[in-house]
RNA sequence: CCGCCCUUAGCUCAGCGGAUAGAGCACCGGAUUCCGAUUCCGGGUGUCGGGGGUUCAAGUCCCUUAGGGCGGG
Numbered sequence: 001c002c003g004c005c006c007u008u009a010g011c012u013c014a015g016c017g018g019a020u021a022g023a024g025c026a027c028c029g030g031a032u033u034c035c036g037a038u039u040c041c042g043g044g045u046g047u048c049g050g051g052g053g054u055u056c057a058a059g060u061c062c063c064u065u066a067g068g069g070c071g072g073g
Stems, first nucleotide, its partner, number of pairs: 001072007010025004018056001027043005049065005
């Protein structure tokens, strides 16, 4: 320098262009307990890395940019 992949909740990750953006774990509140743990009930806690574009509609498509990874030179 060139190419490809990843980036969504605190963590690990789902998510055919149309649903109110989700799961597990973690966390918070409550019940249970002498106190804890377990179990049960309730709660998503989020600038979908940033910016722009296409579209009636974008996490999803396109461009650009940042960070990380892999390969080639």

Record summary: This is a predicted structure of a 73-nucleotide RNA (transfer RNA) from a Clostridia bacterium. The sequence was found in a public genome assembly. The source organism's lineage runs through Bacteria, Bacillati, Bacillota and Clostridia. Its Rfam family is "tRNA".